[in-house]
RNA sequence: GCCCCUUUAGCUCAACGGUAGAGCUCUGGUAUCGUAAACCACAGAUGUCAGUUCAAUUCUGGCAAGGGGCU
Numbered sequence: 001g002c003c004c005c006u007u008u009a010g011c012u013c014a015a016c017g018g019u020a021g022a023g024c025u026c027u028g029g030u031a032u033c034g035u036a037a038a039c040c041a042c043a044g045a046u047g048u049c050a051g052u053u054c055a056a057u058u059c060u061g062g063c064a065a066g067g068g069g070c071u
Base pairs, nucleotide, nucleotide: 001070002069003068004067005066006065007064010024011023012022013021018054027041028040029039030038047063048062049061050060051059
C1' cells in the first nucleotide's frame, strides 16, 4: 500500500426493509429476625456522516476503531 471481517444496553448475544428483543448486571420492590438465593417491576443501545427507499439495525458509499490476510 491492497483485500476481507466485525462494530446493537454496563457485559455476552439475537433481530424477512415495517413497534429493536433475550440472558447476566444495575436500581426499586416482595419475601426473611437479618443477609444471600428466589420472585416481580423499572431504566438502559443500533460507531459516525451521507445516499437509495413511503419506510434502513438491515441495502450502498465515505470516515473512525478493532481483528485477520497478502506484499